[in-house]
RNA sequence: AGAGUUUGAUCCUGGCUCAGAACGAACGCUGGCGGCAUGCUUAACACAUGCAAGUCGAACGGUGUAGGGUGGCUUGCUAUCCUACACAGUGGCAGACGGGUGAGUAACGCGUGGGAACAUACCUUUUAGUAAGGAAUAACUUCUGGAAACGGGAGCUAAUACCUAAUAAGUCCUAAGGGAGAAAGGCGGAGACGUCGCUAAGAGAGUGGCCCGCGUCAGAUUAGGUAGUUGGUGGGGUAAAGGCCUACCAAGCCUGUGGUCUGUAGCUGGUUUGAGAGGAUGAUCAGCCACACUGGGACUGAGACACGGCCCAGACUCCUACGGGAGGCAGCAGUGGGGAAUAUUGGGCAAUGGGGGCAACCCUGACCCAGCAAUGCCGCGUGAAUGAAGAAGGCCUUAGGGUUGUAAAGUUCUUUUGUUAGGGAAGAUGAUGACGGUACCUAACGAAUAAGCACCGGCUAACUUCGUGCCAGCAGCCGCGGUAAUACGAAGGGUGCUAGCGUUGUUCGGAAUGACUGGGCGUAAAGGGCGCGUAGGCGGUUUUGUGCGUCAGAUGUGAAAUCCCUGGGCUUAACCUAGGAAUUGCAUUUGAUACGGCGAGACUAGAGUACGAUAGAGGAUGGUGGAAUUGCGAGUGUAGAGGUGAAAUUCGUAGAUAUUCGCAGGAACACCGGUGGCGAAGGCGGCCAUCUGGGUCGGUACUGACGCUGAGGCGCGAAAGCGUGGGGAGCAAACAGGAUUAGAUACCCUGGUAGUCCACGCUGUAAACGAUGUGUGCUAGAUGUCGGUUGCUAAGCAAUCGGUGUCGGAGCUAACGCAAUAAGCACACCGCCUGGGGAAUACGGUCGCAAGAUUAAAACUCAAAGGAAUUGACGGGGGCCCGCACAAGCGGUGGAGUAUGUGGUUUAAUUCGAAGCAACGCGCAGAACCUUACCAGCUCUUGACAUGGAACGUAUGAUUAUCAGAGAUGAUGGUCUUCAGUUAGGCUGGCGUUCACACAGGUGCUGCAUGGCUGUCGUCAGCUCGUGUCGUGAGAUGUUGGGUUAAGUCCCGCAACGAGCGCAACCCUUACCGUUAGUUGCCAUCAGGUUUGGCUGGGCACUUUAACGGAACUGCCGGUGAUAAGCCGGAGGAAGGUGGGGAUGACGUCAAGUCCUCAUGGCCCUUAUGGGCUGGGCUACACACGUACUACAAUGGUGGUGACAGAGGGCUGCGAAGGGGUAACCUGGAGCGAAUCUCUAAAAGCCAUCUCAGUUCGGAUUGUCCUCUGCAACUCGAGGGCAUGAAGUUGGAAUCGCUAGUAAUCGCGGAUCAGCAUGCCGCGGUGAAUACGUUCUCGGGCCUUGUACACACUGCCCGUCACACCAUGGGAGUUGGUUUUACCUUAAGCCGGUGAGCUAACCGUAAGGAGGCAGCCGACCACGGUAGGGUCAAUGACUGGGGUGAAGUCGUAACAAGGUA
Repeated sequence: AGAGUUUGAUCCUGGCUCAGAACGAACGCUGGCGGCAUGCUUAACACAUGCAAGUCGAACGGUGUAGGGUGGCUUGCUAUCCUACACAGUGGCAGACGGGUGAGUAACGCGUGGGAACAUACCUUUUAGUAAGGAAUAACUUCUGGAAACGGGAGCUAAUACCUAAUAAGUCCUAAGGGAGAAAGGCGGAGACGUCGCUAAGAGAGUGGCCCGCGUCAGAUUAGGUAGUUGGUGGGGUAAAGGCCUACCAAGCCUGUGGUCUGUAGCUGGUUUGAGAGGAUGAUCAGCCACACUGGGACUGAGACACGGCCCAGACUCCUACGGGAGGCAGCAGUGGGGAAUAUUGGGCAAUGGGGGCAACCCUGACCCAGCAAUGCCGCGUGAAUGAAGAAGGCCUUAGGGUUGUAAAGUUCUUUUGUUAGGGAAGAUGAUGACGGUACCUAACGAAUAAGCACCGGCUAACUUCGUGCCAGCAGCCGCGGUAAUACGAAGGGUGCUAGCGUUGUUCGGAAUGACUGGGCGUAAAGGGCGCGUAGGCGGUUUUGUGCGUCAGAUGUGAAAUCCCUGGGCUUAACCUAGGAAUUGCAUUUGAUACGGCGAGACUAGAGUACGAUAGAGGAUGGUGGAAUUGCGAGUGUAGAGGUGAAAUUCGUAGAUAUUCGCAGGAACACCGGUGGCGAAGGCGGCCAUCUGGGUCGGUACUGACGCUGAGGCGCGAAAGCGUGGGGAGCAAACAGGAUUAGAUACCCUGGUAGUCCACGCUGUAAACGAUGUGUGCUAGAUGUCGGUUGCUAAGCAAUCGGUGUCGGAGCUAACGCAAUAAGCACACCGCCUGGGGAAUACGGUCGCAAGAUUAAAACUCAAAGGAAUUGACGGGGGCCCGCACAAGCGGUGGAGUAUGUGGUUUAAUUCGAAGCAACGCGCAGAACCUUACCAGCUCUUGACAUGGAACGUAUGAUUAUCAGAGAUGAUGGUCUUCAGUUAGGCUGGCGUUCACACAGGUGCUGCAUGGCUGUCGUCAGCUCGUGUCGUGAGAUGUUGGGUUAAGUCCCGCAACGAGCGCAACCCUUACCGUUAGUUGCCAUCAGGUUUGGCUGGGCACUUUAACGGAACUGCCGGUGAUAAGCCGGAGGAAGGUGGGGAUGACGUCAAGUCCUCAUGGCCCUUAUGGGCUGGGCUACACACGUACUACAAUGGUGGUGACAGAGGGCUGCGAAGGGGUAACCUGGAGCGAAUCUCUAAAAGCCAUCUCAGUUCGGAUUGUCCUCUGCAACUCGAGGGCAUGAAGUUGGAAUCGCUAGUAAUCGCGGAUCAGCAUGCCGCGGUGAAUACGUUCUCGGGCCUUGUACACACUGCCCGUCACACCAUGGGAGUUGGUUUUACCUUAAGCCGGUGAGCUAACCGUAAGGAGGCAGCCGACCACGGUAGGGUCAAUGACUGGGGUGAAGUCGUAACAAGGUA
């Protein structure tokens, strides 16, 4: 410090996720030791048991026990005294500290800094005192109530308990004269005296109470709150200021700088994270606060409204004799419960500290220790060195090896830890040690007692094998898994950390993703519809004052601890500790005065006023005008008119439409008219008048900052809509009808009501858009246009101010683009945004008559949603161009019969594959057996075939017979013959059988694991690269443009210049000529022979054959074009513009086809999915489709005639002549391995006849007899003869081929092959028609445009309905919490009144008084009750929408002009 994830790719925006650190943690697996820390985060839930606050006999009377003395005597009892110890009670101090918890509290509670009107026990210090009396009362005794708790009556008694008077340095009050107000003694001592106390007062220290400034969470879907409320006066009250309380008076006080209300929360030092600023947090430690079962209350006291005190009420628990009582672990342990989860009913007061005491000492679950827990941090260990046969085993393997791995074993060492034994602290100033025989030290023993966890697709370090087969599973995000998974599970190996490792949860970080530091708003989320203006924010030049902000210095404070730095102490570290620094803050004070503020003064550049001009659909009101539509009246006139893609509804013979005239009425204002004008926006358009707002220009005068922005607020605000009343011509939601359509609640048509218009009122929203807030200043130009002014050489030019456009530079921007009218550079102020969906929705509030508007969430869900641009693809987008693509023609298919292939069906099997074009006479150039892969049955198991081992045998080949069997095969014989190589060795090889194993074998699966081959787009003209340039980038350029071509063919231009694969050419063939060469070809010339056939001699001229050359290049001429490329025409030429044909198939596409040609990975079978054989099947047959053949006839059939090809084949062959048969064919065998022989006859043609018929067409089907091939024609071959003579009379929708030697038509040959051809591959004969043209169909190419597509339109995608699940709104209500108002009731208690009852101290001789108490009354008041509100939550029949869910239904709304933008 970043990374992954939206896309085919790119840049951006933007969310989600990860890597880091932390934790009072929990869970899973694992676990050796020690040190230091930490340990109920949940139920402030309930608590058994024990302990946690007592102490003082030197305050007091007493009691008990023990000892002693004395007395009485009954001699072991009693009385008394003393001593010691202990004790209930009275009394004193403490119990208000220490310890716990965080419920409440949004507060002067806390933090920080100040303040004045206070108190303060114990402590320190100072001053002055400490004298005289009195009356009671517990304890105790006795009586008595009660189950108990606990009392009641009577009587006795003491004090440092209580009371009175005396005194008063100082204190308090005061009317300034005066008045008021204290005390306690104890102990030691013979005493002196000492000591501890006591009283009053002062001071101090520390502590506490109170007040104030500032800071301190969220919500405005909480906007008004407040009656003791705010202030004053009098009074009361308190330690103390104060509405703290009360009476009266006034009407204030708080609040947008957020009152009140609601929710949440103890606050802080700190902790954690972060570079910091910030964010989150408030365990342990420390400071403050609050609380102590819940609520209320006071008492005592220096201090409490009191955790282990009291009273009352309530809930709960316990005891009870039912009458009443007792209790409060949020002290330490512990229990139950809750929970994912948190320890011992331990030791000790040795230390530190606290309370009491003169002290000894007592108490102390504070504390110090120990125990439990890997909960955290830190340290240590589980051994070290050596050791290659690189052991065994495991795993992988290309089978060679690699790896685990110096790892192990082995050898040599060490002893931290451990065990045992011995010694043994500090903590303790004199004593006292729980910890603890602990830490530590020493010795001995022995490698001995000690390693796991997670991960290994990318992010992210680390890879293989097997298993599994969208299953099981994984997953933080992206995503893995559908038979070769580095992603699941296991193993081997590896990586990381290590007594831990992972997971989960939470916080910060990364996240500049709430942006102060440090973001944005044209299109990504985001500018308010527009203005006026309040508060607020900001504000021109200059002088002066002040010193508030600001800046600097000083002082105080900012607790300690923590963090940081430097040291020190534990062996080190963690930890502990000393000092320093820091604590960014607050306050006080001194100074500075530039800037900002404030006060005063001046100025004119901002702003405004006056004056003079000026443009304009600016606004309002009232008039007025013509054109047009419609209606009505009248005339002319006749059959249609309307309307549409085409129609119909509709109107019209009752006279429409059309046309002429007149009248009525309403609405809107053609031309001018214009990126022209005006207005803040919405918006504004005939003409005239009236009233009225704003702007601009010009020059002068005046005011003197009067300015900008603007939360709330107020006003304006299109259309539609609403209310009331008018008006209503046209248009026109709704509605009706007609069409269209599968449907058509639409688009189109005919009608048509609200509405549109006016007046008044409401609504307050729009893509209210420049998707761009307002204002000010600054920053190149060019060119239009509107308004004004100025100048000039004036149909104009120039300058300037104000508007409004276009282009463009810098700059900005993700890009597109913006660019003086900024989206540039800055300033001021306002509004708004923070992933998509849910949702601009619900609830609540406000507004509205309503419709609705405004404000505006959450649950849940996804990993994207989005912007701009790029390359493609696509479009019922555009332009250009091509192709038998259409058109123009010719002939077919689709109808019939047959053949053949396919589907389907059938079957034991009908083997398998091919599936739009690009499967279907395809693989198959030929299924009777074989082929053959299928089925049934039989049969073999190292195998039909290959290699290797062992044993035995044979060491050869041919031929033949018999037996068994369906055959494969097996068995037994006969006859002839006796293998090859050789290093010369029975050396090697061969063959057969047997044995055991490695293995063979598989047309079994996967063409979606593959190679190779092939199809297709397409013989279409395209596809790319290097360098350069442009762009942030994907990419672009080149390859686009203007011409041209069959062509990215060529030319020109150009930030491109070149190049490659394609095109073309080179190759073959065909057409012409030449040369060479003539046999099997040919025969012109010469000769021979008659068998008239080049037959023979001879020849190679010609034909021809087959080799080499030539020839054609837009080369020539004219025109055109740009002078180019080229095109058009012509000449010559056998051939003319690639002459015809073929071969040749770019980058790529279709996971196209093929594992059944072959090869091959993986998987599967192995007495079978392998091998062999017989028979069957692939040939089935209701049917459907494709491809062909033959026809339907006269351009024909039949008969006759007998002319002319080319290209091929031939020895397991072609087979002549001759002969036989009606024929298939048979016989025959000449010739020929073929320019020689042969297949071989070409057929259409020509001549006759038939005369339009189901025929002399057509030949299916069937019967019968034959022929041939073959081991064998039943299933299931081909052919022939005779007989039979089906459908069919030119074929619906639709659809195919073909542009010239082509279509059509005619025959011939070949491959395969024993036989079988209507198929396939070739060959020649005869031989047309048509092409205006590119609108349309299909396919393709180039450019451009749109796109929400990229699996790319067979794309994407929307909504209802149906089903499942989830969260949520409404809902008659129901239940609960909380809060509030009014009233009632009122415990305890304080206060006030009363106090006839009771009453020790003082006064009084006494009566009595003062004072006090009970009781009663009143005010206040907790709980409670009644009634009514507010608010929150839970639940609710039914109901609303929303979300999610591989393959449901209906349509097709959007994306292309998405088919109605």
Predicted 3D model of a 1461-nucleotide RNA (small-subunit ribosomal RNA) from a metagenome. The coordinates come from a structure-prediction model, not an experiment, and the mean pLDDT is 84. It matches the Rfam family "Bacterial small subunit ribosomal RNA". The RNAcentral record of the sequence draws on SILVA.